[in-house]
RNA sequence: GGGAUUGUAGUUUAAUUGGUAGAGCGCAUGCUUUGCACGCAUGAAGUUGUCGGUUCAAGUCCGAUCAAUUCCA
Numbered sequence: 001g002g003g004a005u006u007g008u009a010g011u012u013u014a015a016u017u018g019g020u021a022g023a024g025c026g027c028a029u030g031c032u033u034u035g036c037a038c039g040c041a042u043g044a045a046g047u048u049g050u051c052g053g054u055u056c057a058a059g060u061c062c063g064a065u066c067a068a069u070u071c072c073a
Base pairs, nucleotide, nucleotide: 001072002071003070004069005068006067007066010025011024012023013022019056027043028042029041030040031039049065050064051063052062053061
């Protein structure tokens, strides 16, 4: 320098050919306990890496760009 894959909540990840962004762990509150843990209930936490395009509608399709991994030179 050229190619490929990946990027979604604090973390690990799902989203069936474009149609309400969910879950496990973790976190907060309440119940339970003398107290802690376990368990149960409720809740918070996402501009889907960034910018732009197509579309009534984009995590998904297109372009550019950034980062990580990897292949070739």
Annotation:
Predicted 3D model of a 73-nucleotide RNA (transfer RNA) from Ancoracysta twista. Its Rfam family is "tRNA". The RNAcentral record of the sequence draws on ENA.